[in-house]
The part of an RNA shown here (small-subunit ribosomal RNA, 5' domain) has 535 nucleotides and comes from Spongia lamella.

Context: one part of a larger RNA
RNA sequence: GAUUGAACGCUGGCGGCAUGCCUAACACAUGCAAGUCGAACGGUAACGGGAGUGUGCUUGCACACUUGCCGACGAGUGGCGAACGGGUGAGUAACGCGUAAGAAUUUACCUAUGUAGCGGGGGAUAGCCCGAGGAAACUCGGAUUAAUACCGCAUAAGCUCUACGGAGGAAAGCCGGGGACUUCUUAGGAAGCCUGGCACUAUUAGAUAAGCUUGCGUCUGAUUAGCUAGUUGGUAGGGUAACAGCCUACCGAGGCGACGAUCAGUAGCUGGUCUGAGAGGACGAUCAGCCACACUGGGACUGAGACACGGCCCAGACUCCUACGGGAGGCAGCAGUGAGGAAUAUUGGACAAUGGGCGAAAGCCUGAUCCAGCAAUGCCGCGUGUGUGAAGAAGGCCUACGGGUUGUAAAGCACUUUCAGUAGCGAAGAAAAUCUUUAUGUGAAUAGCAUAAAGCCUUGACGUUAACUACAGAAGAAGCACCGGCUAAUUCCGUGCCAGCAGCCGCGGUAAUACGGAAGGUGCGAGCGUUAAUC
Numbered sequence: 001g002a003u004u005g006a007a008c009g010c011u012g013g014c015g016g017c018a019u020g021c022c023u024a025a026c027a028c029a030u031g032c033a034a035g036u037c038g039a040a041c042g043g044u045a046a047c048g049g050g051a052g053u054g055u056g057c058u059u060g061c062a063c064a065c066u067u068g069c070c071g072a073c074g075a076g077u078g079g080c081g082a083a084c085g086g087g088u089g090a091g092u093a094a095c096g097c098g099u100a101a102g103a104a105u106u107u108a109c110c111u112a113u114g115u116a117g118c119g120g121g122g123g124a125u126a127g128c129c130c131g132a133g134g135a136a137a138c139u140c141g142g143a144u145u146a147a148u149a150c151c152g153c154a155u156a157a158g159c160u161c162u163a164c165g166g167a168g169g170a171a172a173g174c175c176g177g178g179g180a181c182u183u184c185u186u187a188g189g190a191a192g193c194c195u196g197g198c199a200c201u202a203u204u205a206g207a208u209a210a211g212c213u214u215g216c217g218u219c220u221g222a223u224u225a226g227c228u229a230g231u232u233g234g235u236a237g238g239g240u241a242a243c244a245g246c247c248u249a250c251c252g253a254g255g256c257g258a259c260g261a262u263c264a265g266u267a268g269c270u271g272g273u274c275u276g277a278g279a280g281g282a283c284g285a286u287c288a289g290c291c292a293c294a295c296u297g298g299g300a301c302u303g304a305g306a307c308a309c310g311g312c313c314c315a316g317a318c319u320c321c322u323a324c325g326g327g328a329g330g331c332a333g334c335a336g337u338g339a340g341g342a343a344u345a346u347u348g349g350a351c352a353a354u355g356g357g358c359g360a361a362a363g364c365c366u367g368a369u370c371c372a373g374c375a376a377u378g379c380c381g382c383g384u385g386u387g388u389g390a391a392g393a394a395g396g397c398c399u400a401c402g403g404g405u406u407g408u409a410a411a412g413c414a415c416u417u418u419c420a421g422u423a424g425c426g427a428a429g430a431a432a433a434u435c436u437u438u439a440u441g442u443g444a445a446u447a448g449c450a451u452a453a454a455g456c457c458u459u460g461a462c463g464u465u466a467a468c469u470a471c472a473g474a475a476g477a478a479g480c481a482c483c484g485g486c487u488a489a490u491u492c493c494g495u496g497c498c499a500g501c502a503g504c505c506g507c508g509g510u511a512a513u514a515c516g517g518a519a520g521g522u523g524c525g526a527g528c529g530u531u532a533a534u535c
Stems, first nucleotide, its partner, number of pairs: 001535004006531005013382006019375002021340001026338003030335003035080003040077002043073002047071003050067008087293003096218007105210002110206003114203004119153001121151002129142005159168003173198006181192004219265003226256003231253008268290004272283004295316005318329004346372001348371003354368001355366004385415004395406004419476001421471004429462001435455008479524005484505003490519005500507002
């Protein structure tokens, strides 16, 4: 000199863009952070509507009851999601990360103008109902019921296994539209049949995602020199999605190490950031990629995917409830609280946009996200007026007492109105979806569905938005550090080795440009200094 996730002191007008627990991976009150689908299912707790019955009568209204008939929908079965998104950096010196390669693998949803299929049956169970136990959490028994839940049978290849003979081997429906015909019917319709869409099954290829292996690189210490028995290799078996001592039995005795093994300490790694002419050095907040963790330790279950932050089981510590028998919990999600600390924000708004989950869709959910609030924490921009004005006013300070200086500074006169204020006007962030019509495709069809085009109606948290216009009046807006040398800027008074200053040299013991005050000056300026830290 540059820099910082900074803090402290004094001071503080506005805006834009960023950033904001670096310490206790300490403990957490409260609310929210993952749901959705009724177009899978039996249903009907609530709300709204319809129908029926009854009562009252004002004769078309009120009340009561019944009815899933309709819109919908609590709880439940089922599906998909919950493995993403969000947080933190404790652990880890490691194939963890970075980079370059590789082969023995899996991959839900998605794509294919790929292939083939979607036949025929069965038994349960939750809910509801009845009963029982318990303070509660919840649990048990009986009866009954549905499915895209579950289980067989059939069929099956360009699928799997194979000793090449063969063997194994799946599925589920739902929602629309339709002229004739057939069957059933509680006379409303239902089913068959034709047709469309979405699902479903098997398999192939792709895409995406993930697992695995290897070369090289990746902090300090030798006042750590030897380390290693599943250890190193083989055979056989098991195991995995997959290779492999991954595991087991047997056999051989190997494997690593001064090119630093082992041990100890420290540490998430990287893109990058800071500094520097560079080489390098230091760092790894925000943003992005990877990894690891989710009260501590261990374990598996489900699933395409987890050994799973807001899942389960066991053990432990802690907290809470208890009828003492037993139960409940996990903010390193967003806010917020206590504690620690020099130190770090609101228990805010909205799903309008972007993205995600579910759904055919409408839509619902989303503390992701977008916004707002707080903080000079940083960077950037703007303002706090402009011109004129010598009687060089008054006052202050200095003085050789003549004067000098503050100083065009003020006052006065003439202007301007950025920003802030008040009132108005007012973009963009909005593209859509839905609905209507037309065209094309599918189709027996002018229906329905899909795609495209046109048209219509809307959808903004921010928001009193940005920008613009008008109004009034210099009106509301300057400090901080320094002045001995380094280092830009000096005099007076007070003090008297005292009080004090100080980054280094050093000042102070009666004329201190170095202490304290004042006047003046210098530097920077909504900041200025100090401390800490890096180059």

Background:
Model confidence (mean pLDDT): 87 of 100.